[in-house]
Context: one part of a larger RNA
RNA sequence: GAACGAACGCUGGCGGCAGGCUUAACACAUGCAAGUCGAACGGUUGUAGCAAUAGGAAAGUGGCGCACGGGUGAGUAACGCGUGGGAACCUGCCUAGCGGUACGGAAUAACCUCGGGAAACUGUGGCUAAUACCGUAUACGUCCUUCGGGAGAAAGAUUUAUCGCCGUUGGAGGGGCCCGCGUCGGAUUAGGUAGUUGGUGAGGUAACGGCUCACCAAGCCAUCGAUCCGUAGCUGGUCUGAGAGGAUGAUCAGCCACACUGGGACUGAGACACGGCCCAGACUCCUACGGGAGGCAGCAGUGGGGAAUAUUGGACAAUGGGCGAAAGCCUGAUCCAGCAAUGCCGCGUGAGUGAAGAAGGCCUUAGGGUUGUAAAGCUCUUUCACCCGCGACGAUGAUGACGGUACCCGCAGAAGAAGCCCCGGCUAACUCCGUGCCAGCAGCCGCGGUAAUACGGAGGGGGCUAGCGUUGUUC
Numbered sequence: 001g002a003a004c005g006a007a008c009g010c011u012g013g014c015g016g017c018a019g020g021c022u023u024a025a026c027a028c029a030u031g032c033a034a035g036u037c038g039a040a041c042g043g044u045u046g047u048a049g050c051a052a053u054a055g056g057a058a059a060g061u062g063g064c065g066c067a068c069g070g071g072u073g074a075g076u077a078a079c080g081c082g083u084g085g086g087a088a089c090c091u092g093c094c095u096a097g098c099g100g101u102a103c104g105g106a107a108u109a110a111c112c113u114c115g116g117g118a119a120a121c122u123g124u125g126g127c128u129a130a131u132a133c134c135g136u137a138u139a140c141g142u143c144c145u146u147c148g149g150g151a152g153a154a155a156g157a158u159u160u161a162u163c164g165c166c167g168u169u170g171g172a173g174g175g176g177c178c179c180g181c182g183u184c185g186g187a188u189u190a191g192g193u194a195g196u197u198g199g200u201g202a203g204g205u206a207a208c209g210g211c212u213c214a215c216c217a218a219g220c221c222a223u224c225g226a227u228c229c230g231u232a233g234c235u236g237g238u239c240u241g242a243g244a245g246g247a248u249g250a251u252c253a254g255c256c257a258c259a260c261u262g263g264g265a266c267u268g269a270g271a272c273a274c275g276g277c278c279c280a281g282a283c284u285c286c287u288a289c290g291g292g293a294g295g296c297a298g299c300a301g302u303g304g305g306g307a308a309u310a311u312u313g314g315a316c317a318a319u320g321g322g323c324g325a326a327a328g329c330c331u332g333a334u335c336c337a338g339c340a341a342u343g344c345c346g347c348g349u350g351a352g353u354g355a356a357g358a359a360g361g362c363c364u365u366a367g368g369g370u371u372g373u374a375a376a377g378c379u380c381u382u383u384c385a386c387c388c389g390c391g392a393c394g395a396u397g398a399u400g401a402c403g404g405u406a407c408c409c410g411c412a413g414a415a416g417a418a419g420c421c422c423c424g425g426c427u428a429a430c431u432c433c434g435u436g437c438c439a440g441c442a443g444c445c446g447c448g449g450u451a452a453u454a455c456g457g458a459g460g461g462g463g464c465u466a467g468c469g470u471u472g473u474u475c
Stems, first nucleotide, its partner, number of pairs: 001475004006471005013347006020339001021305001026303003030300003035064003040061002044057002047054002071258003080183007089175003094171008102136004111126002114123003142151003156163002184230003191221003196218008233255004237248004260281005283294004311337001313336003319333001320331004350380004360371004384416001387410001389408001394402001419464005424445003430459005440447002
């Protein structure tokens, strides 16, 4: 000098854009953050109607989604990440092609009945539907095969336009796995390792593999730093620097890991699953003491910690996502608004004229000098803010939270709008008074003990400016 997710002190007019718990991965009251489909299904209950019927609502079976989106960085020095390759794999929805969609069956929730329990919830008996479940048949392609053969499927709905379902082959996109290279500090850490290293066989997986197991062999890693200890999410990037490099990894984007702590599996195309389940633990709450309920590192918000970081806001209008044939519903993703000069950028706080120069202040050699065209006065202008009116784009047909916002027109009036730090040298800027090694200053050198340009005040000056200084950190 530059930079910052900054903080503190003094000060503070407006707007645009951006960013805003770096600390306790501390504990959380309350609300919301994942639902949807009646064009899969049986039934219940309102509304209109004499009825047929039409149109709703809530619970249940079933389907899809809930593995995305959102948060955090605790752990991790690792194929975790980055980059470049590889072969032994999976893939719902989407897309292209081929083929099929036949015949039957037994249940169960809802509902009814009788109970248990304080509650959470739950038991017995009875009835019923399906795109829920099961069997048989068939098999173009598919799988297994000793090449003889063997195995395996389906679901219907409707407004009659379609939407689905099953088998299989490709694609796209997504994911799992393996490898080369790169990836912090410590040797005051020198040896580490028994599923350890390799083989055979088996099991397991979507898939290769000590992934697991039995047997056999005794290997494998390491001073080119194994092992151990400490620290840390990684990257694109960001800051600085002429560069090389150094530091860093907020916001945005990609990947990874985690979801009260530890462990486990279930369902599923996909999880070992933040707002799912089970077990154990700590903590909190309810209880009729028998037993139950919970997990904000989602958005707000509270307590606590801290130098320090915001609203318990609006809307699904746009973009995107889930479900649905659609209408549509849901969406604290998102888009907006609110708060604080946190930062960057822009604008304003007036312009012209005005004396050999008012008053006041300060200094003075008492002549004067300086503040100073500064003020007043005169002549103008109206940006921004205020007030009145008009009023969007964002929305291809409808639909606008933002928002009566932006923009534009008009009115009034210089009117509402300047501070902070410094002035000994480094370093731009000097005098007077007070103080008297005191009070104090200070980044370094150093000032102060009676003339202090260095302390405090004043006048004057210098610098930056809605900011200015200080502190911290990095280069």
Molecule: small-subunit ribosomal RNA, 5' domain
Organism: uncultured prokaryote